The RNA shown here (transfer RNA) has 73 nucleotides and comes from a bacterium. Its Rfam family is "tRNA". Its mean pLDDT, the model's own confidence on a scale to 100, is 82.
RNA sequence: GCGGGGGUAGCUCAGUUGGGAGAGCGCGUGCUGUACAAGCGCGAGGCCGGAGGUUCGAGCCCUUCCCCCUGCA
Numbered sequence: 001g002c003g004g005g006g007g008u009a010g011c012u013c014a015g016u017u018g019g020g021a022g023a024g025c026g027c028g029u030g031c032u033g034u035a036c037a038a039g040c041g042c043g044a045g046g047c048c049g050g051a052g053g054u055u056c057g058a059g060c061c062c063u064u065c066c067c068c069c070u071g072c073a
Base pairs, nucleotide, nucleotide: 001072002071003070004069005068006067007066010025011024012023013022019056027043028042029041030040031039049065050064051063052062053061
């Protein structure tokens, strides 16, 4: 330098027909309980790596930049 994969909640990751932003774990809280465990219920937490563009509408499509993993040279 060229190719491929990835960047979404604190962590691991879904979201592939363009219209609801989600799951598990963790965190807070309530119930039960000897119990700060386990179980069950409820809740907080993200403007989806940055910037432009297309569209009535973008996590999802296009352009560009940044970061991580990997292959070739």